[in-house]
Context: one part of a larger RNA
RNA sequence: UGACGGGGGCUCGCACAAGCGGUGGAGUAUGUGGCUUAAUUCGAAACAACGCGAAGAACCUUACCGGGGUUUGACAUGCUAGUAGUACGAACCUGAAAGGGCGAGGAUCCGCUUUAGCGGAAGCUAGCACAGGUGCUGCAUGGCUGUCGUCAGCUCGUGUCGUGAGAUGUUGGGUUAAGUCCCGUAACGAGCGAAACCCUUGUUCCUAGUUGCCAGCGCGUAAUGGCGGGGACUCUAGGAAGACUGCCGGUGUUAAACCGGAGGAAGGUGGGGAUGACGUCAAGUCCUCAUGGCCCUUAUGUCCCGGGCUGCACACGUACUACAAUGGCCGGUACAAAGGGAAGCAAGACCGAGAGGUGGAGCCAAUCCCAGAAAGCCGGUCCCAGUUCGGAUCGGAGGCUGAAAUUCGCCUCCGUGAAGUCGGAAUCGCUAGUAAUCGCGGAUCAGCUACGCCGCGGUGAAUAUGUUCCCGAGCCUUGUACA
Numbered sequence: 001u002g003a004c005g006g007g008g009g010c011u012c013g014c015a016c017a018a019g020c021g022g023u024g025g026a027g028u029a030u031g032u033g034g035c036u037u038a039a040u041u042c043g044a045a046a047c048a049a050c051g052c053g054a055a056g057a058a059c060c061u062u063a064c065c066g067g068g069g070u071u072u073g074a075c076a077u078g079c080u081a082g083u084a085g086u087a088c089g090a091a092c093c094u095g096a097a098a099g100g101g102c103g104a105g106g107a108u109c110c111g112c113u114u115u116a117g118c119g120g121a122a123g124c125u126a127g128c129a130c131a132g133g134u135g136c137u138g139c140a141u142g143g144c145u146g147u148c149g150u151c152a153g154c155u156c157g158u159g160u161c162g163u164g165a166g167a168u169g170u171u172g173g174g175u176u177a178a179g180u181c182c183c184g185u186a187a188c189g190a191g192c193g194a195a196a197c198c199c200u201u202g203u204u205c206c207u208a209g210u211u212g213c214c215a216g217c218g219c220g221u222a223a224u225g226g227c228g229g230g231g232a233c234u235c236u237a238g239g240a241a242g243a244c245u246g247c248c249g250g251u252g253u254u255a256a257a258c259c260g261g262a263g264g265a266a267g268g269u270g271g272g273g274a275u276g277a278c279g280u281c282a283a284g285u286c287c288u289c290a291u292g293g294c295c296c297u298u299a300u301g302u303c304c305c306g307g308g309c310u311g312c313a314c315a316c317g318u319a320c321u322a323c324a325a326u327g328g329c330c331g332g333u334a335c336a337a338a339g340g341g342a343a344g345c346a347a348g349a350c351c352g353a354g355a356g357g358u359g360g361a362g363c364c365a366a367u368c369c370c371a372g373a374a375a376g377c378c379g380g381u382c383c384c385a386g387u388u389c390g391g392a393u394c395g396g397a398g399g400c401u402g403a404a405a406u407u408c409g410c411c412u413c414c415g416u417g418a419a420g421u422c423g424g425a426a427u428c429g430c431u432a433g434u435a436a437u438c439g440c441g442g443a444u445c446a447g448c449u450a451c452g453c454c455g456c457g458g459u460g461a462a463u464a465u466g467u468u469c470c471c472g473a474g475c476c477u478u479g480u481a482c483a
Base pairs, nucleotide, nucleotide: 001483002482003480004479005478007477008476009475010474011473012472013471015467016466019430020429021428022427023426026321027320028319029318030317031316032315033314034312035311042053043052064307065306066305067304068303069302070301073130077129078128079127080126081125082124083123088105092101093100094099108121109120110119111118112117132296133295135294136293137292141290142289143285144284145283146281148279153192154191155190156189157188158187159168160167161166172183173182174181198273199272200271201270203241204240205239206238207237208236209235213230214229217228218227219226244267247261248260249259250258251257323423327382328381329380330379331378332377333376339370340369341368344363345362349358350357351356389420394415395414396413397412398411399410400409436459437458438457439456440455441454442453
């Protein structure tokens, strides 16, 4: 100087408390451990591994296993020699394919040249350099990432103090979300962080008015901005204004600031996002990529078929669906936002009980389509039961994608109708448009094991007296036989 303390002081954080909803019990989905296996590819390991890499494992992917092939190679560059019916290649033979044979036909470009032809290129064959490796080492590395933590810290120059390590500044008194600002001060300044600048949302104005809108004026319809037209409104998207403790009162050291108020769409960082200091964990990743070293080189490379990654006595994590009446079912009816669409989205119509099929108007999209939002509201029914709750499991019949759904896809319908009556010890999230609850969209993608992930809007709470305690963190101080 740090680190640590079941030392002290001060102070924060959904850390506790207050409250709401869960997990832990059930069934299923998914990841992991274990076991099994020819293989169940590999990595991730407290928080910070476990719906994680994987935003799509039937083949492919694929790295694993079995079998069958191949050896200058699936891919790059160079060199040497060879090759003229050469490159390419229908058909045929063999084979599960890959591959291996056979092979009708049959070229191109450049230079020289009268034709013929010669030389070269591309290609092919043989050979040599080499390629190739998701083989090892993340404890040799770059890059990227997680975490402490969006915590308020981490440092430097000069000066001063100290023999020195170092200290001071950065401590102290206030204050703040903040090393934020003020005052004091052997310090005076500065940098990286904080804040601000950026995006978005909340208000208003200006500009613009199509594909959006429709108040007023007409036309028209069973109805609809459908049409003429209009720019008022909504909206769209470009610009501007607006919030700064600016104003008032109080407290305060005449300060910084805090409390209350006015005005205001918004008030003291308005809400949300992006943004992550010096560093820590030899944290993670050699399987994104790059890369040192080591290793393989007729194989640890490479091609193909099939299997596996989906196995199942078990154990754990994360979710979904429930156990019901604030509910289930049936009928009617209302209101979103944000997205996606050409090898695409697909309307009306018709067929089907349905999944879906036929067909194809329109749309490269503020124009057309996906598209019915759902909870809600209005009626009806069920009457507390393992039920009209719950939907697992199994049987059957179909649909779709795709060469192909047996291992191993999704969906529909009929039947079946399991556990489950609110969950032990323990444990998680959340402070407001939040929790809870309801649906919608997208990426990946032929299809989909998505109940995942990332977004979007609808409905919309309760509680916070407080900081004694648990956890984590910051500053000061103290002890130490630790570094």
Small-subunit ribosomal RNA, 3' major domain from a metagenome, 483 nucleotides, folded computationally. The prediction has a mean pLDDT of 84.